[in-house]
Context: one part of a larger RNA
RNA sequence: UGCAUGUGGUGGAUGCCUUGGCAGUCAGAGGCGAUGAAAGACGUAAUAGCCUGCGAUAAGCUCCGGGGAGGCGGCAAAUAUCCUUUGAUCCGGAGAUUUCUGAAUGGGGGAACCCACCUACUAUAAGGUAGGUAUUGCAACAUGAAUACAUAGUGUUGCAAAGCGAACGAGGGGAAGUGAAACAUCUCAGUACCCUUAGGAAAAGAAAUCAAUUGAGAUUCCCUCAGUAGCGGCGAGCGAACGGGGAAAAGCCCAUUAAGUCAUAUCAGUUUUAGUGGAAUGCUCUGGGAAGUGCAACCAUAGUGGGUGAUAGUCCUGUACACGAAAGGGCUGAUAUGAUGAUGUCGAGUAGGGCGAGGCACGUGAAACCUUGUCUGAAUAUGGGGGGACCAUCCUCCAAGGCUAAAUACUCCUGACUGACCGAUAGUGAACCAGUACCGUGAGGGAAAGGCGAAAAGAACCCCUGUGAGGGGAGUGAAAUAGAUCCUGAAACCGCAUGCAU
Numbered sequence: 001u002g003c004a005u006g007u008g009g010u011g012g013a014u015g016c017c018u019u020g021g022c023a024g025u026c027a028g029a030g031g032c033g034a035u036g037a038a039a040g041a042c043g044u045a046a047u048a049g050c051c052u053g054c055g056a057u058a059a060g061c062u063c064c065g066g067g068g069a070g071g072c073g074g075c076a077a078a079u080a081u082c083c084u085u086u087g088a089u090c091c092g093g094a095g096a097u098u099u100c101u102g103a104a105u106g107g108g109g110g111a112a113c114c115c116a117c118c119u120a121c122u123a124u125a126a127g128g129u130a131g132g133u134a135u136u137g138c139a140a141c142a143u144g145a146a147u148a149c150a151u152a153g154u155g156u157u158g159c160a161a162a163g164c165g166a167a168c169g170a171g172g173g174g175a176a177g178u179g180a181a182a183c184a185u186c187u188c189a190g191u192a193c194c195c196u197u198a199g200g201a202a203a204a205g206a207a208a209u210c211a212a213u214u215g216a217g218a219u220u221c222c223c224u225c226a227g228u229a230g231c232g233g234c235g236a237g238c239g240a241a242c243g244g245g246g247a248a249a250a251g252c253c254c255a256u257u258a259a260g261u262c263a264u265a266u267c268a269g270u271u272u273u274a275g276u277g278g279a280a281u282g283c284u285c286u287g288g289g290a291a292g293u294g295c296a297a298c299c300a301u302a303g304u305g306g307g308u309g310a311u312a313g314u315c316c317u318g319u320a321c322a323c324g325a326a327a328g329g330g331c332u333g334a335u336a337u338g339a340u341g342a343u344g345u346c347g348a349g350u351a352g353g354g355c356g357a358g359g360c361a362c363g364u365g366a367a368a369c370c371u372u373g374u375c376u377g378a379a380u381a382u383g384g385g386g387g388g389a390c391c392a393u394c395c396u397c398c399a400a401g402g403c404u405a406a407a408u409a410c411u412c413c414u415g416a417c418u419g420a421c422c423g424a425u426a427g428u429g430a431a432c433c434a435g436u437a438c439c440g441u442g443a444g445g446g447a448a449a450g451g452c453g454a455a456a457a458g459a460a461c462c463c464c465u466g467u468g469a470g471g472g473g474a475g476u477g478a479a480a481u482a483g484a485u486c487c488u489g490a491a492a493c494c495g496c497a498u499g500c501a502u
Base pairs, nucleotide, nucleotide: 001501002500003499004498005497006496007495008494009493015487016451017450020422021421022419023418024417025416026415027414028413029411030410031164032163039101040100041099042055043054044053046079049075050074051073061095062094063093064092065091066090070083071082106115107114108113116133117132118131119130120129121128122127135161136160137159138158139157140156141155142154143153168199169197170196171195172194173193179186183233209216210215220247221246222245223244224243230238231237251403252402253401254347260340261339262338263337264336265335266334267333268332269331270330271329272328273327275323276322277321281296282295283294285292297314298313299303305317306316307315352376353375354374355373356372357371358370359369362388383398384397385396386395387394438445439444458486461473462472463471464470
């Protein structure tokens, strides 16, 4: 030095576990905000920090319910101080308080800071307390120029708006990478993205619709028709409708006022926001421990689930089932009042036409139909539109006014439940004080990190040592090679002992 065996160190794979995730189902909710939101800063406990809660009334105050013995939130033990059967802590409902910033709104500002004014009250007054003072729109009133009447303007009062929020909706704008094996029409795509704005859904909607010689009868969504008919440098590609089957169904109004919808109040019912009751097992053996073994029982409208020192229907919590609200909320119905529907009298600068565009699956094409920038421009039910150039016949409908639930889309959020979903390099980036630490001027990027034990019983005392670190005894424990760098403890890697080889 190598090999082998044994025994350790290091390391943290594997196994087992799960506080966390992921994907859903069924319900609920679908908004919050000038009565100051979302998001924060700073404070707040007997206590240094962080988290949680709360706001100078500051881990809390008041009232009303529930509940019934211990409490003064967590990391985080101990001490102190208090509270509590005159019912605390805790849970629910309703109130009060709610610093400063933030739409932030008295003015300013480099957010959490600076500086004011007005009114009322108050004689410790150069102070204190309370309230108010932004802008815009609308309404009313007052005032009021050039300029006579007026108007503009100005002022006051009242009401409203603003800002935030995950996706879903509607409208206004609107790419490119790409594909076409290049590329320009085309495609990607009316997508991404930007703006405006609404609702719990939105939008659409009661035929100037389709159909085809029979007829159907608002809209929306799904399956099909069908990758069909078509469109297309007839390339790449794009791509219907009629009809059929379903989901859901609901119709109405335009001058004495609708169908309906909404708000408020009262009453009734129902539901929700705390909870309550809730059946039935013993012995034995093994073991540290019984829920396991053996024997013998019982309950079941309850053998879902979780916990308990191993695997429990009958130990605990629950479960089936039954019950429960002082107070608040939701929904439904009835009644009353008010609002909306509703700037509205059947639709004229409209229909149609020319030019130029856009939308329709349809790229100008034979191109109907819809919209309209521009120029024009009818008829009035004895009328007008459509039936894919156009004309006739026939059929069908009545534009240029308006309202309308459901079926449909989505899930920031709440509850219950489910999983041939993950199990700590997985599953959210985040099981752990994570959008943290850290990086970046900034936009932004963005981790690692779970497990002693049933119970801390977390090792009194002794010894070595630097009043160390660490270790050896002792003790606890079923186990300490479970000792806090703590379950299991693989491999790489590094020792020690023994044997063999060199």